The prediction has a mean pLDDT of 76. The RNA shown here (Bacterial RNase P class A) has 397 nucleotides and comes from a Chrysiogenia bacterium. Taxonomically the source falls in Chrysiogenia (Bacteria, Pseudomonadati, Chrysiogenota). Its Rfam family is "Bacterial RNase P class A". The family's RNA type in Rfam is ribozyme.

[in-house]
RNA sequence: CGAGUGGGGCGGACGGUCGCGGCGCGUCUUCGGGCGUGUCGAGGAAAGUCCGGACUCCGAUGGGGGCGGGCGCUGGUUAACGGCCAGGCGGCGCAAGCCGACGGAAAGUGCAACAGAAAGCAAACCGCCGAUGGGGCGCCUUCGGGCGCUCACAGGCAAGGGUGAAACGGUGAGGUAAGAGCUCACCCGGGAGAGCCCGGCAACGGGCCCCGCGGUAAACCCCGCCCGGAGCAAUCGCAAAUAGGGACGCGUUACGAGCCGAGACCCCCUGGCCAGGCGUCCGGGUAGCGAGCUAGAGGCGUGCGGCAACGCACGUCCCAGAGGAAUGACCGUCCAGCGUGCCCCAGACCAGUCUGGAGCAUGUGGACAGAAUCCGGCUUACAGCCCCACUCGCACU
Numbered sequence: 001c002g003a004g005u006g007g008g009g010c011g012g013a014c015g016g017u018c019g020c021g022g023c024g025c026g027u028c029u030u031c032g033g034g035c036g037u038g039u040c041g042a043g044g045a046a047a048g049u050c051c052g053g054a055c056u057c058c059g060a061u062g063g064g065g066g067c068g069g070g071c072g073c074u075g076g077u078u079a080a081c082g083g084c085c086a087g088g089c090g091g092c093g094c095a096a097g098c099c100g101a102c103g104g105a106a107a108g109u110g111c112a113a114c115a116g117a118a119a120g121c122a123a124a125c126c127g128c129c130g131a132u133g134g135g136g137c138g139c140c141u142u143c144g145g146g147c148g149c150u151c152a153c154a155g156g157c158a159a160g161g162g163u164g165a166a167a168c169g170g171u172g173a174g175g176u177a178a179g180a181g182c183u184c185a186c187c188c189g190g191g192a193g194a195g196c197c198c199g200g201c202a203a204c205g206g207g208c209c210c211c212g213c214g215g216u217a218a219a220c221c222c223c224g225c226c227c228g229g230a231g232c233a234a235u236c237g238c239a240a241a242u243a244g245g246g247a248c249g250c251g252u253u254a255c256g257a258g259c260c261g262a263g264a265c266c267c268c269c270u271g272g273c274c275a276g277g278c279g280u281c282c283g284g285g286u287a288g289c290g291a292g293c294u295a296g297a298g299g300c301g302u303g304c305g306g307c308a309a310c311g312c313a314c315g316u317c318c319c320a321g322a323g324g325a326a327u328g329a330c331c332g333u334c335c336a337g338c339g340u341g342c343c344c345c346a347g348a349c350c351a352g353u354c355u356g357g358a359g360c361a362u363g364u365g366g367a368c369a370g371a372a373u374c375c376g377g378c379u380u381a382c383a384g385c386c387c388c389a390c391u392c393g394c395a396c397u
Base pairs, nucleotide, nucleotide: 001393002392003391004390005389006388007387008386009385010384012334013333014332015331016330017329018328020041021040022039023038024037025036026035027034028033043368047379048378050377051376052375053374054373055231056230057229058228068227069226070225071224072223073087074086075085076084077083088102089100090099091098092097103222104221108220109219110216111215125161126160127157128156129155132154133153134151135150136149137148138147139146140145169187170186171185172184173183174182193210195208196207197206198205199204235291236290237289238288245282246281247280248279249278250277256274258273259272260271298317299316300315301314302313303312304311305310335366337364338363339362340361341360342359344357345356346355347354348353349352
């Protein structure tokens, strides 16, 4: 210098004018609030609402069981987690590193398209054999049978061919009718595993020995651990107007052309009531107001423990609380970035073009997004910039 890997940080700055929400103070007030002033006022994801909690209510939501659901290598970490850290194993990369639903197939049940004889412990399409049993022919015979050839009928085999993602290890020898880990020697090829020894808390690794031994659990299942439900529109308090309900008082005295039932209107039948009106009070609910509501598993700094996640101690800071919902708009100067023009430098060659860099001028110009009870994570979106560590390649010293 080029190519890459991992991690951390920022996410325009300053000033002016106008405006918005919370709180404090002052002042005015018709008590509703107005005005002035000070101070605070979005994010790294406030997002998706996917996990885990705090908190509240649900009968005390206390314990056990069943059903159901979630998680799944090991050890830590934590309030908790499916998060994070460290390690193991497997895969990818030359490497730094990255990725992994990564418990159990020697409990049981199931599944495996197409192809193939056969997909799991037995089976046989081509093929090999036909020792043994059987058929045929020939020869011999002591007449009981024997020998040879042949057929491929019973039967035997799993070497070789062929199929497949996957078919009980390879080579050689023995063995046999033909064969086969059937036996032996070597290789050990691979490892689903049993036992022992060593290292490690463990996952697991190394060695010896035995066994020659299929896959699949994001199939049922088995094993281990975890899980009651709903959610701040939780929940609680205060409490209008109007319309219902109830009590009391006043008033009316009409069994009616009354009221209720009764609903878009009218009528009839049937049933009920003795009111309908006014006033006061009580109770429930709504609007509205308030609590929950923001000091917290809190931020920052230093020290200590730990490889780390994280923990402990001390110091310091207060950092939005709105609620149909404030956090904004405009102007000026500047900073990244991008475009254009001019000029300079360096390199390449097709010799006036291209590439890279510095300067000046000018234009443009800041992404994704936006609190709503709070906290820990995960995931997703994001213009542009900065920093640290590491790896590989080339050149030079």